[in-house]
RNA sequence: GGAAGAGUAGCCGAGGCGCGUAAAGUGUUGCGAAACGGGACGUUGUUCGCAAACGAAAGGGCAAGUUUCAAGCCCUGCGGUGCCGAGGCGCGUCCGCUCAC
Numbered sequence: 001g002g003a004a005g006a007g008u009a010g011c012c013g014a015g016g017c018g019c020g021u022a023a024a025g026u027g028u029u030g031c032g033a034a035a036c037g038g039g040a041c042g043u044u045g046u047u048c049g050c051a052a053a054c055g056a057a058a059g060g061g062c063a064a065g066u067u068u069c070a071a072g073c074c075c076u077g078c079g080g081u082g083c084c085g086a087g088g089c090g091c092g093u094c095c096g097c098u099c100a101c
Stems, first nucleotide, its partner, number of pairs: 001101001004098002010089003015084004019079003028052007038095005058076005
């Protein structure tokens, strides 16, 4: 010097364990903040806080008890549900790193 390659945040996700179904969570919008390949700039995406609007799928069984109801447990569902997660995907420019020449 030219060639090849690796790695972030994060996304999808078989499977597992939970939570809710007495509505939390998820999703949406606005404002603010933070982190985000080893470095610089930046993109995309992510997280957190506050505010607002919107808003859901239940059914069956068991024991005790009861005038009735409620609380408990189990099964099948449901939720753009939480955590873990095989596997897959995953930086634009320049420099850096690895590898061979």
Molecule: THF (Tetrahydrofolate) riboswitch aptamer